[in-house]
Molecule: c-di-GMP-I riboswitch aptamer
Organism: Nitrospirota bacterium
This record gives sequence, C1' cells and structure tokens, in this order.
RNA sequence: CACCCCAAACGGUAAAGUGCGGGCAACUGCAUGGCACAAAGCCACCUGUCCUGCAGGGAUAGAGGGGCUUCUGUG
Repeated sequence: CACCCCAAACGGUAAAGUGCGGGCAACUGCAUGGCACAAAGCCACCUGUCCUGCAGGGAUAGAGGGGCUUCUGUG
C1' cells in the first nucleotide's frame, strides 16, 4: 500500500410515522423519530421500478451492477 474479515473503540448515517414546506406527480427539504446500515458517503453510466406537463422529460443511490472517495486496525 492492496485485498479479505468486522472484534474493540471514536464516532457517523437515519426507515416508517408525525408536523411544516416544495413539486402536476413519482418524490423531496427542514424538524421530530430511531427501522436498519461497515460504505445506507457521492455520481443517473447500465439494468430494474416508479411519475408525467409524453419530452433529446423527470424520480429512485436505504433496488442491483459499475465508478470515485473514506474512519478504526483485532486477525
């Protein structure tokens, strides 16, 4: 340094629901909440699924793949 594993430790993220907003919608922002996650950090390139005002359109990264980045260091 790389790969695998995920003990321990420091922490991190934040499901459903609820409140207040944005959007035609899928969905999403903030707050609350605490399902779960060792990449559940980021990216719409591929696939899937979803929406519509049907377009060279949009959503989903906590659906799968891929790319990039990343804390700890027991084995």